[in-house]
Molecule: Bacterial RNase P class A
Organism: Natronincola sp.
RNA sequence: UGAGUGAACCAGAUGAUCGCGAAGUAAUACUUUGAGGAAAGUCCGAGCUCCAAAGGGCAGGGUGCUGGGUAACGCCCAGUGGAGGCAACUCUAAGGCUAGUGCCACAGAAACAAACCGCUCUUUAAUGACAAAGUCAUUAUGAGUAAGGCUGAAAAGGUGAGGUAAGAGCUCACCAGCGAUUAGGUGACUAAUCGGCUAGGUAAACCCCAUCCGGAGCAAGGUUAAAUAGGGAAGAAGAGGCUGCCCGUCUCGUAUCACUUCCGGGUUGACCGCAUGAGAUCUUAGGUAACUGAGGUCCUAGAUAGAUGAUCAUCCACGACAGAACUCGGCUUAUCGGUUCACUCAGUUU
Numbered sequence: 001u002g003a004g005u006g007a008a009c010c011a012g013a014u015g016a017u018c019g020c021g022a023a024g025u026a027a028u029a030c031u032u033u034g035a036g037g038a039a040a041g042u043c044c045g046a047g048c049u050c051c052a053a054a055g056g057g058c059a060g061g062g063u064g065c066u067g068g069g070u071a072a073c074g075c076c077c078a079g080u081g082g083a084g085g086c087a088a089c090u091c092u093a094a095g096g097c098u099a100g101u102g103c104c105a106c107a108g109a110a111a112c113a114a115a116c117c118g119c120u121c122u123u124u125a126a127u128g129a130c131a132a133a134g135u136c137a138u139u140a141u142g143a144g145u146a147a148g149g150c151u152g153a154a155a156a157g158g159u160g161a162g163g164u165a166a167g168a169g170c171u172c173a174c175c176a177g178c179g180a181u182u183a184g185g186u187g188a189c190u191a192a193u194c195g196g197c198u199a200g201g202u203a204a205a206c207c208c209c210a211u212c213c214g215g216a217g218c219a220a221g222g223u224u225a226a227a228u229a230g231g232g233a234a235g236a237a238g239a240g241g242c243u244g245c246c247c248g249u250c251u252c253g254u255a256u257c258a259c260u261u262c263c264g265g266g267u268u269g270a271c272c273g274c275a276u277g278a279g280a281u282c283u284u285a286g287g288u289a290a291c292u293g294a295g296g297u298c299c300u301a302g303a304u305a306g307a308u309g310a311u312c313a314u315c316c317a318c319g320a321c322a323g324a325a326c327u328c329g330g331c332u333u334a335u336c337g338g339u340u341c342a343c344u345c346a347g348u349u350u
Stems, first nucleotide, its partner, number of pairs: 001346010012315007020034005036321001040332002043330005048217004055251004060213005065079005080094001081092004095208002100206002102202003116149002118145004124140007157175006176198002178195007221272004231263005241257001243255003279298008
């Protein structure tokens, strides 16, 4: 200097004039304050409210390497195994196929097991050649074989050597898998030694194992005002019973003597919930980190036909994606540009 990797911060700024919401205030004045890093998605987890004073099963659903963090999680941190990259780093749907049941099309001889082409002759027979015994060749039959070839995603672990009638972990060396022992580690796992044990893959197939899980949701829920038709029809139970209490179901418990279904009428007003929070920020102690403890400082939107806009001037990085509606912790998606820090690789110079 160039090419990369990882992380953090900002999100147009300043001034003037007019305008909008909330709080304070006697007050329209005045003061303070007023959309995001994702407010989006509604994908997870909770706080809070109600069912409800409250369990145990079955079904159903979530997660899936190990350890830690957290209110909790499918999140975060640190590791381990595997894959990618020269590397910094990135990704990971990462328990079990020896509980069982499935599937592996087509091709190929054969895909829970085998012989199409091959190779061999320790069997028998025929034909031919050689002077003969007998040998050699070919064909048929028989036996042996899975090394070579075809096919395929995958074919009885791979490469090499020895050995054999020809072959084969049959034997040996190295390697892969599997098993045992020892050592290290909290653990996932790693390393060494020994063993010839080697007939698959697939669970993002059903399933098994481990572990977790009530439901509904601020349009939750509560107070109050006003109005109407204390309306109509059908069904059904009789207390050791029925019904209600949750997405389904059984049971325990509990409440009441009720009730269930359909049609129709009135009301759609006001207030609370409504923002002090698992809050933010600075310092400090512990921890590799996520995070936790202690001390100080701060209060920072609460609308409800739904608030922040317009004009002028200057600056510049010339402004993308984009607007709260109960609140938080995450994840995912969209995105113009600027600044800073650390690391990796390549080249050059000193």